This is a predicted structure of a 480-nucleotide part of an RNA (small-subunit ribosomal RNA, 5' domain) from an uncultured bacterium. The prediction has a mean pLDDT of 83. Its Rfam family is "Bacterial small subunit ribosomal RNA".
Context: one part of a larger RNA
RNA sequence: GAGCGAACGCUGGCGGCAGGCUUAACACAUGCAAGUCGAACGGGCAUAGCAAUAUGUCAGUGGCAGACGGGUGAGUAACGCGUGGGAACAUACCUCUUGGUUCGGAACAACACAGGGAAACUUGUGCUAAUACCGGAUAAGCCCUUACGGGGAAAGAUUUAUCGCCGAGAGAUUGGCCCGCGUCUGAUUAGCUAGUUGGUGUGGUAAAGGCGCACCAAGGCGACGAUCAGUAGCUGGUCUGAGAGGAUGAUCAGCCACAUUGGGACUGAGACACGGUCCAGACUCCUACGGGAGGCAGCAGUGAGGAAUUUUCUGCAAUGGGCGAAAGCCUGACAGAGCAAUACCGCGUGAGGGAUGAAGACUUACUGAGUUGUAAACCUCGGUACCUUAAGGAAGAAGAUAUGACGGUACUUAAGGUGGAAAGCAUCAGCUAACUCCGUGCCAGCAGCCGCGGUAAGACGGGGGAUGCAAGUGUUAUCC
Numbered sequence: 001g002a003g004c005g006a007a008c009g010c011u012g013g014c015g016g017c018a019g020g021c022u023u024a025a026c027a028c029a030u031g032c033a034a035g036u037c038g039a040a041c042g043g044g045c046a047u048a049g050c051a052a053u054a055u056g057u058c059a060g061u062g063g064c065a066g067a068c069g070g071g072u073g074a075g076u077a078a079c080g081c082g083u084g085g086g087a088a089c090a091u092a093c094c095u096c097u098u099g100g101u102u103c104g105g106a107a108c109a110a111c112a113c114a115g116g117g118a119a120a121c122u123u124g125u126g127c128u129a130a131u132a133c134c135g136g137a138u139a140a141g142c143c144c145u146u147a148c149g150g151g152g153a154a155a156g157a158u159u160u161a162u163c164g165c166c167g168a169g170a171g172a173u174u175g176g177c178c179c180g181c182g183u184c185u186g187a188u189u190a191g192c193u194a195g196u197u198g199g200u201g202u203g204g205u206a207a208a209g210g211c212g213c214a215c216c217a218a219g220g221c222g223a224c225g226a227u228c229a230g231u232a233g234c235u236g237g238u239c240u241g242a243g244a245g246g247a248u249g250a251u252c253a254g255c256c257a258c259a260u261u262g263g264g265a266c267u268g269a270g271a272c273a274c275g276g277u278c279c280a281g282a283c284u285c286c287u288a289c290g291g292g293a294g295g296c297a298g299c300a301g302u303g304a305g306g307a308a309u310u311u312u313c314u315g316c317a318a319u320g321g322g323c324g325a326a327a328g329c330c331u332g333a334c335a336g337a338g339c340a341a342u343a344c345c346g347c348g349u350g351a352g353g354g355a356u357g358a359a360g361a362c363u364u365a366c367u368g369a370g371u372u373g374u375a376a377a378c379c380u381c382g383g384u385a386c387c388u389u390a391a392g393g394a395a396g397a398a399g400a401u402a403u404g405a406c407g408g409u410a411c412u413u414a415a416g417g418u419g420g421a422a423a424g425c426a427u428c429a430g431c432u433a434a435c436u437c438c439g440u441g442c443c444a445g446c447a448g449c450c451g452c453g454g455u456a457a458g459a460c461g462g463g464g465g466a467u468g469c470a471a472g473u474g475u476u477a478u479c480c
Base pairs, nucleotide, nucleotide: 001480003478006476007475008474009473010472013347014346015345016344018342020339021305026303027302028301030300031299032298035064036063037062040061041060043058044057045056046055047054048053071258072257073256080183081182082181083180084179085178086177089175090174094171095170096169097168098167099166100165101164102136103135104134105133111126112125113124114123115122116121142151143150144149156163157162184230185229186228191221192220193219196218197217198216199215200214201213202212203211233255234254235253236252237248238247239246240245260281261280262279263278264277283294284293285292286291311337313336314335315334319333320331321330322329323328350381351380352379353378360372361371362370363369364368386417387416388415389414390413391412392411396406424469425468426467427466428465430449431448435464436463437462438461439460445452446451
């Protein structure tokens, strides 16, 4: 000199744009954050109807979604990440191609009845539908095979035009796995390792593999730093620097890991699953003491911690996502508004004239001068900034009509108002731009370094003046 997710002191007019718990991965009241489909299914209720039935709604069966999106960085020194390769894999929804979509059956919710329980919830009996479940048939292709043969599928709905369902192949996308290289500090850590290293076989997995197991062999790693210990999410990037490099990893983007702590699996194309499940622990809450409920590192918000970090706001209008044939519903993703000078950028706090160089203040070689100072007063101007009133009023909407949270906002026009409400902070011995008076008297104090202060202090405190920056300014922390 530059930087900052900053904080603190003093001060503070407006707008645009961005960022805003770096600390306790501490504990959380309350609300919301993942639903949707009646064009899969039977029923309850309501309305209309004489009825068939229709419409609406509700829980249930069923499908898809809930593995995305959002948060955090505890763990991790690792194929975790970065980069470049690889072979033994999977991939719902989507696209293309191809071949099918046949015949039957038995249940279980809902519901009804009867119970248990304080509650959470739950038991028995009976009835019932399906795109839920099961069996038979068929098999182009598929899988297994000793190559003979064997195995294995489907679901319908309706407005009759479509949407579905099953098998197989290809694609696209996404993911799993393996390897080379790179990736912090310590030797006051020198030896480490028995599923350990390799082989055979077998099991397991979507898949290679000690991934698991049985047997066999005795290997494997290490001063080119193994092991151990400490620290740490990694990267694109960011800051600095002429560069080399150093530091860093907030926001945005990619990857990884985690979801009260530890462990386990289930479902599923995909999880060993933040707002699923089971077990155990700690904690909190309810209880009729028998037993139950919970998980903000989602968005707001509360307490605590801290130098320190915001609203329990509006809307699905846009973009995107889930479901649905669609209308649409849901969406604290997102779009916006709010708060705080937190950062950056822009604008304003007037412009021109004006010497009785006013008064006051300060200084003085005090009957006089100098400085403040064209500064003020005063005159003229303009009405930018801001305010009031009135009128108009967006773009953002794609997609024929309709549809805007922001918002009657930005902006425009007209009239009016006032120089009025809008300048501070730090410094002035040298480094370093800026000087004098008074007070104090090694005291009180200053100080980044050198150093100032013991009676004439340009270095302390105050006044006047000056310098720098300016809605900021100075200090502190930290990095180059």